Overview:
This is a predicted structure of a 73-nucleotide RNA (transfer RNA) from a Minisyncoccota bacterium. Rfam family: tRNA. By type it is a transfer RNA. About the family: Transfer RNA (tRNA) molecules are approximately 80 nucleotides in length. Their secondary structure includes four short double-helical elements and three loops (D, anti-codon, and T loops). Model confidence (mean pLDDT): 81 of 100. It was read from a public genome assembly.

RNA sequence: GCCCCUGUAGCUCAAUUGGAAGAGCGGCUCCCUUCUAAGGAGUAGGUUGGAGGUUCGAAUCCUCCCAGGGGCA
Numbered sequence: 001g002c003c004c005c006u007g008u009a010g011c012u013c014a015a016u017u018g019g020a021a022g023a024g025c026g027g028c029u030c031c032c033u034u035c036u037a038a039g040g041a042g043u044a045g046g047u048u049g050g051a052g053g054u055u056c057g058a059a060u061c062c063u064c065c066c067a068g069g070g071g072c073a
Base pairs, nucleotide, nucleotide: 001072002071003070004069005068006067007066010025011024012023013022019056027043028042029041030040031039049065050064051063052062053061
């Protein structure tokens, strides 16, 4: 220098290939318990790495950039 993959909640990952983002763990509140742990119920938390573009509509498609990983030279 060229090519490929990944980037989504604090962490680990989904989202049926365009119809508007969810789960587990963790956090907080409540119940239970003499207390703690375990268990149960509820709840908060997101510019989907950034900027543009296409579209009625983008996590998803296109372009550029950033970060990480891999391959070739």